[in-house]
RNA sequence: UGGGCGAGACAGGGGCGCCCGGCAAGAGCCGGGCUGAGAAGCACCCUUUGAACCUGAACCAGAUCAUGCUGGCGGAGGGAGGCUUGACGAUGCGGGG
Repeated sequence: UGGGCGAGACAGGGGCGCCCGGCAAGAGCCGGGCUGAGAAGCACCCUUUGAACCUGAACCAGAUCAUGCUGGCGGAGGGAGGCUUGACGAUGCGGGG
């Protein structure tokens, strides 16, 4: 000097739907149910090794009381990280024997 691996604190990105019941003029609130890591949680997931998430999409097929519920679309397009530090090994330069 650069490399992969590990650690740390900081920073950043993202989603929150469907069904039933009660209350309410309504907006909405409360309770229960489904899937899920998460369905508003001082939580959860993801940060380029990027299927976290968004777009296409009011998409297509199947299932369901219903819904991104499942599969397809699809490794398609887009998508948020730099710093400090540890051991290791590599290379270069200098000094001594």
This is a predicted structure of a 97-nucleotide RNA (TPP riboswitch aptamer (THI element)) from an uncultured Rhodobacteraceae bacterium. The sequence was found by an Rfam model in a public genome assembly. Of the family's consensus pairs, 100% are formed in the model. Model confidence (mean pLDDT): 81 of 100. Rfam family: TPP riboswitch aptamer (THI element). From the family's description: Vitamin B(1) in its active form thiamin pyrophosphate (TPP) is an essential coenzyme that is synthesised by coupling of pyrimidine and thiazole moieties in bacteria.